RNA sequence: GGGGCCGUAGCUCAGUUGGGAGAGCGCGACGUUCGCAAUGUCGAGGUCGGGGGUUCGAACCCCCCCGGCUCCA
Numbered sequence: 001g002g003g004g005c006c007g008u009a010g011c012u013c014a015g016u017u018g019g020g021a022g023a024g025c026g027c028g029a030c031g032u033u034c035g036c037a038a039u040g041u042c043g044a045g046g047u048c049g050g051g052g053g054u055u056c057g058a059a060c061c062c063c064c065c066c067g068g069c070u071c072c073a
Base pairs, nucleotide, nucleotide: 001072002071003070004069005068006067007066010025011024012023013022019056027043028042029041030040031039032038049065050064051063052062053061
């Protein structure tokens, strides 16, 4: 330098006809307990890596850029 894959909540990751942004763990409150652990309920938490484009509508399609992994040279 070129090719491929990946980037979504604090962490690990789902998300296929393009229309609801989610799960587990973690965190907070409350209940059960003498207390802890455990468990149940509720809740907080998001620039869907950044910018532009297509579209009535984009996490999802197209282009550029940034970062990570990997292959080739």
Transfer RNA from a Gammaproteobacteria bacterium, 73 nucleotides, folded computationally. Rfam family: tRNA. By type it is a transfer RNA.